[in-house]
RNA sequence: CUAUUGAGUUGCCACACUCGUUGCAAGGCGGGGCCGGAAAACCACGGGUCUGAUUCAGACGGCCGGGUUACCUCC
Numbered sequence: 001c002u003a004u005u006g007a008g009u010u011g012c013c014a015c016a017c018u019c020g021u022u023g024c025a026a027g028g029c030g031g032g033g034c035c036g037g038a039a040a041a042c043c044a045c046g047g048g049u050c051u052g053a054u055u056c057a058g059a060c061g062g063c064c065g066g067g068u069u070a071c072c073u074c075c
Stems, first nucleotide, its partner, number of pairs: 012037002017032006035062001041068003045065003048060005
């Protein structure tokens, strides 16, 4: 490079909403639920948004970027 054969977890997470719990709050955790996701796994490093007892402290990784890790494969 050509030809033939032939796939790929029938697996994972869980928006909104809801019940309980926790927090001043944003929100977090657990149960139900399932909009979506091929990293919607992890990490607050940068930007951004949100909350507050607004010097500051906190939340969001399912807002974007970045870093790290993992699965399938005919790459």